[in-house]
RNA sequence: AGAGUUUGAUCCUGGCUCAGGAUGAACGCUAGCGGCAGGCUUAAUACAUGCAAGUCGAGGGGCAGCAUGGUGUAGCAAUACACUGAUGGCGACCGGCAAACGGGUGCGGAACACGUACAGAACCUUCCUUCGAGCGGGGAAUAGCCCAGAGAAAUUUGGAUUAAUACCCCAUAGUAUAUUGACCUUAUAAUGACUUCGGUCCAAAGAUUUAUCGCCAAAGGAUUGGCCCGCGCAUGAUUAGAUAGUUGGUGAGGUAAUGGCUCACCAAGACUACGAUCAUUAGCUGGUCUGAGAGGACGAUCAGCCACACUGGAACUGAGACACGGUCCAGACUCCUACGGGAGGCAGCAGUGAGGAAUAUUGCACAAUGGGGGAAACCCUGAUGCAGCCAUGCCGCGUGAGUGAAGAAGGCCUUAGGGUUGUAAAGCUCUUUCAAUAGUGAAGAUAAUGACGGUAGCUAUAGAAGAAGCCCCGGCUAAAUUCGUGCCAGCAGCCGCGGUAAUACGAAUGGGGCAAGCGUUGUUCGGAAUAACUGGGCUUAAAGCGUGCGCAGGCGGAUAUGAAAGUCAGAAGUGAAAUCCCGAGGCUCAACCUCGGAACUGCUUUUGAAACUCCAUAUCUAGAAUCCGGUAGAGGUCAAGAGAAUUCCUAGUGUAGAGGUGAAAUUCGCAGAUAUUAGGAGGAAUACCAGUGGCGUAGGCGCUUGACUGGACCGGUAUUGACGCUCAUGUACGAAAGCGUGGGGAGCAAACAGGAUUAGAUACCCUGGUAGUCCACGCCGUAAACUAUGUAUGCUAGUUGUUGGGGCCUUAAGGUCUCAGUGACGCAGAGAAAUCGUUAAGCAUACCGCCUGGGGAGUACGGCCGCAAGGCUAAAACUCAAAGGAAUUGACGGGGACCCGCACAAGCGGUGGAGCAUGUUGUUUAAUUCGAAGCAACGCGAAGAACCUUACCCACACUUGACAUCCUUCUUGGGGCUUUCAGAGAUGAGAGCUUUCGGUUCGGCCGGGGAAGUGACAGGUGCUGCAUGGCUGUCGUCAGCUCGUGUCGUGAGAUGUUCGGUUAAGUCCGGCAACGAGCGCAACCCUUAUCGUAUGUUACCAGCAUUUAGUUGGGGACUCAUGCGAGACUGCCGGUGAUAAGCCGGAGGAAGGCGGGGACGACGUCAAGUCAUCAUGGCCCUUACGUGUAGGGCUACAAACGUGCUACAAUGGCAGUGACAGUGGGCAGCAAAGUCGCGAGGCUAAGCUAAUCUCUAAAAACUGUCUCAGUUCGGAUUGCACUCUGCAACUCGAGUGCAUGAAGUUGGAAUCGCUAGUAAUCGUGGAUCAGCAUGCCACGGUGAAUACGUUCCCGGGUCUUGUACACACCGCCCGUCACAUCAUGGGAGUUGGUUCUGCCCGAAGGCCGUGCGCUAACUACGGAGGCAGCGGACCACGGUAGGAUCAAUGACUGGGGUGAAGUCGUAACAAGGUAACCA
Repeated sequence: AGAGUUUGAUCCUGGCUCAGGAUGAACGCUAGCGGCAGGCUUAAUACAUGCAAGUCGAGGGGCAGCAUGGUGUAGCAAUACACUGAUGGCGACCGGCAAACGGGUGCGGAACACGUACAGAACCUUCCUUCGAGCGGGGAAUAGCCCAGAGAAAUUUGGAUUAAUACCCCAUAGUAUAUUGACCUUAUAAUGACUUCGGUCCAAAGAUUUAUCGCCAAAGGAUUGGCCCGCGCAUGAUUAGAUAGUUGGUGAGGUAAUGGCUCACCAAGACUACGAUCAUUAGCUGGUCUGAGAGGACGAUCAGCCACACUGGAACUGAGACACGGUCCAGACUCCUACGGGAGGCAGCAGUGAGGAAUAUUGCACAAUGGGGGAAACCCUGAUGCAGCCAUGCCGCGUGAGUGAAGAAGGCCUUAGGGUUGUAAAGCUCUUUCAAUAGUGAAGAUAAUGACGGUAGCUAUAGAAGAAGCCCCGGCUAAAUUCGUGCCAGCAGCCGCGGUAAUACGAAUGGGGCAAGCGUUGUUCGGAAUAACUGGGCUUAAAGCGUGCGCAGGCGGAUAUGAAAGUCAGAAGUGAAAUCCCGAGGCUCAACCUCGGAACUGCUUUUGAAACUCCAUAUCUAGAAUCCGGUAGAGGUCAAGAGAAUUCCUAGUGUAGAGGUGAAAUUCGCAGAUAUUAGGAGGAAUACCAGUGGCGUAGGCGCUUGACUGGACCGGUAUUGACGCUCAUGUACGAAAGCGUGGGGAGCAAACAGGAUUAGAUACCCUGGUAGUCCACGCCGUAAACUAUGUAUGCUAGUUGUUGGGGCCUUAAGGUCUCAGUGACGCAGAGAAAUCGUUAAGCAUACCGCCUGGGGAGUACGGCCGCAAGGCUAAAACUCAAAGGAAUUGACGGGGACCCGCACAAGCGGUGGAGCAUGUUGUUUAAUUCGAAGCAACGCGAAGAACCUUACCCACACUUGACAUCCUUCUUGGGGCUUUCAGAGAUGAGAGCUUUCGGUUCGGCCGGGGAAGUGACAGGUGCUGCAUGGCUGUCGUCAGCUCGUGUCGUGAGAUGUUCGGUUAAGUCCGGCAACGAGCGCAACCCUUAUCGUAUGUUACCAGCAUUUAGUUGGGGACUCAUGCGAGACUGCCGGUGAUAAGCCGGAGGAAGGCGGGGACGACGUCAAGUCAUCAUGGCCCUUACGUGUAGGGCUACAAACGUGCUACAAUGGCAGUGACAGUGGGCAGCAAAGUCGCGAGGCUAAGCUAAUCUCUAAAAACUGUCUCAGUUCGGAUUGCACUCUGCAACUCGAGUGCAUGAAGUUGGAAUCGCUAGUAAUCGUGGAUCAGCAUGCCACGGUGAAUACGUUCCCGGGUCUUGUACACACCGCCCGUCACAUCAUGGGAGUUGGUUCUGCCCGAAGGCCGUGCGCUAACUACGGAGGCAGCGGACCACGGUAGGAUCAAUGACUGGGGUGAAGUCGUAACAAGGUAACCA
């Protein structure tokens, strides 16, 4: 410090996720030791049991119990019993102090609760301390004890008696208040309390024994505490108004003290947008975690403060409480009970139940530190110090060290060689930390006293001995292989893995990381600049309010002076300790602890400074405004007027249609339409001018004239003197549609009706047509209200239009300068890019508004507004990992431009109808083997299924096998022929005949063959063409596909390859930020067309001989054959074109612009085809999915399709005559000739391994006949008889003869081929092959028609455009409905919580009043004072009625999200087939 994830790829925006740290944690697996810490985060839930606050006899009366002494009795004694407060002491009691601390918890509380501040005044303060004084005299009770009762108990009543440092009275002193400005002194009793109105009124305590302690009042100190105030401290405005003791005053009361704290009266205030009130949440802080910091989150342990103590209320005592282990009352709960009545409060320490994912011992000790009491000894102390449990965390240590290669064994992988685990182990040599055992043994304690503890430490002994796991290994992210599994099981933080070769699941091996721990989960900070103060944005990604005005608020021109709030500097105080940081020190180190420093970024006070801001004063004119003179304008409101057009009405002319559409129909019209002429009515809108022209804040504004009226601009520079900018709330305006009332209504036109279209058509099109559109008044308040760009000001190159002014120059046209608008281009700069660019989206300033992933949703609820429609404000649950912007390359478009192709058109001939052949589907079958599937499967693999082939079926056989290699043993070549038996055959069992191996070192030595055996293996047309190689098809013989360097772009990419011409062509030329190159094109190759030349047999024969015959001699001219050459290149001429490339025409030429044909197939596409040609990974079978044999099947047959053949006839059939080709084939062959047969063919047989012999005869042609018929067409089908091949023609071959003579009379929709020696037509040959083509591949003969042209169909190429497509239009994608599921809104209501208001009730308690009953202290004897009782206001709980609010639930219901491959359509993305979208 970043990384992954949206895309085919890119840049950006933007969310999600990860790597780090932390934790009072929990869970899983594992676990040796020690130190230091920590340990109910949940139920402030309920609690059994024990302990947690007592102490003082030096306050008191006393003496129950214990001990000692004394006396007595009994006993020999020990001893026992009784008495005795005499002594030590002391239960209970009176009294004093403490119990308000310490310890726990975080309910409540949004508050002066907390934090902070030498802030403040109106206060108290036991114990402690300082100082100067005082402590005199009396008195009456009461508990205990005793007696007598009540009660189950708790407890309690009466009587008698008694003490005090308990209580009361008197005296003395003092205090308070006032008088004086203050102090001192003095004086007084006005003030205060009580009162019978005369007056009256305030302290004290002793104990013990010689020195202290104690008591009382005053004045200080210290400490603790109470109160007030400034500032700081949570969320929500879908909480906007709240308040009646409320705010203030006067006077009282009350308190330690101020104060509406309380009361009476008076006034009507006080709080709030700088957020009152209300709701929800929360103990606050020092600090802790994180972070570079600023911040964010948290507030366990430790420390400070607050609040609370079963729930609610209340006071008492006291210096202090409204009191955790006190009291009273009410309530809930638990317990005891004799049913009458009582008792209790672990949020103290342990512990229990419950809750929960989860949190410890009913331990030891007061030895230390501290606290209470006491004069002290001492007592008490679950505070505290320690121990126990728990890997909960942090820190430290160990589980051994050295050596050791045969790189052992085993494991795993393997290309089978090896690699790895791995110096790892074993082995050898050492060590003993920790743990163990034994011994010794602290500090903590200055005299004594040690819970911890026989602990820490030290020493000795034995032995490598007792001590390693967890997670991960696709990327992020360090670390990979094999097997298993087969979208299953499973994994997953995100992206995503798994559908038979998974580095992602599970296991193993290996590796990586951390380590007594390791992972997971939760939470929190970080990364996240993803709420942006530091430090973000708003044209198109989320985001500028529709527009103005404007209060508050924020900000604000120039100069000067003053002041000093902000600001800056110095000083002082404070900022508790601990923590963090730095430096030391102590535990062996560390964690931990101790000391010192720094720091605590804050607040306050004070002294200065005066640049800037604020404030005050004075001045100025550059901002702003006013004034004067001009200018332009669809700016606004009202009124009047005008012409054109549509429609309607009236009348005329006139006749059969009009209208409308893609085509029609609905509609109108003989009752006279449309058309046309004239007249009239009425409403709405204003052609041309008209213009990225004008005006207006925006919405918006368009005939003419008038009236009223707003703003702007220019010029002048006269006036004011900062008067300004922006603007939350507010307020005004605000298109269209819509609403209300009343008018108006020509045209247009939602709804609606009809006609069409359509599968449907609630649409698009047509005919009608109502609201509405128009006017007046009033609402609504929204639009893609858009420049998707807030307003204002300043600055920052220009060029060129245009509108309105002005200046200067010029005769004019015009030129130039300037201000204000409005456009285009463009520099710098900006931007993700597109683009913006003085009219900024640049550089800055001020202010306002708005945004924070997509969906849910601009929705629900609530509130406000509205007549309604609806508007404004505005969430959450849930769900996804994206959604999105700009640009790029493709692909696509019922987008555009250009071009090409038998693509269409123009023609010729077919297919589709018939019969047959052949292939396919389907069906059938024991099997009908398998593959091929739009073009690019279907006379295809198959260039030839009777057996074989053959892979299929049935049956029968074999098992190292039909075939290959190796090993052992035996045998010996081996082959051929004939033959018997069984069998369907394979095969099995025999017999006979014949001929018998090579080499040799002479050895059964080598090679070869056969048999048997054994196992390695053979074998598989079994699966996967979606694991593959090779081969092939296709786009397409289309003209394309790329690279290097350079340049441009952030980048994907672009350029080149685009453009203008041209070409069959990315062919060539020209231009150009490109310059070159490669694969393709073309050429080079073959063939064909012409010629030359060489050669001349088996080919040829002109001339010379010769023959039946080029037969022979001969010839080398010709044809032909085979070689080698020539020839064609737009080379020449003319035209055209840019003078280029080229094109057009011509000449010459056998051939002319690629002469014709072939071979040749770029980068790639289709997971195209083939595992059945072959090869091959993996999987599968192994007496069978292998091998062999016989028979059957692949040839089936209702039906459908493809490809062909033959026809339907006269351009023909039949018969006859008889001429002219070219390929090619031939020895298991072609076969002449002869002969036999009607014929297929048979018999005999010459020649030929072929320019020699042979297949071989060409056929269409020509002549004659038939004369339009199901025929002398057509030949299917069938019968009979034959031929050939073959081991064998039944299933199932081909051919021949005779006979039979079906459909068919030119073929619907649709569809195919072909542009010249082509189509059409005619025959011929060959491969395969024993035999079997209508198929396939070749060959020649005869030999046309047409092409205007590129609008349309199909396919392709280039450029451009749009795109929401990229699996790429066979794409993407929307909504209803149906099903399942999830959360949520409404809902008659129901239940519960909180809270408010009215009324009722009124415990305890203090206060007030009364006090007739009772009454020790004092008394002037009258009383005073006190107590009980009674009454009153206040008030907790409770009751009742009505609201408000929150939550839960609810039949039914609304929409929303998500789901597998459902249903219906096709709305959007291309002109998405009606452009889309907003209201």
Small-subunit ribosomal RNA from an uncultured prokaryote, 1479 nucleotides, folded computationally. The RNAcentral record of the sequence draws on ENA.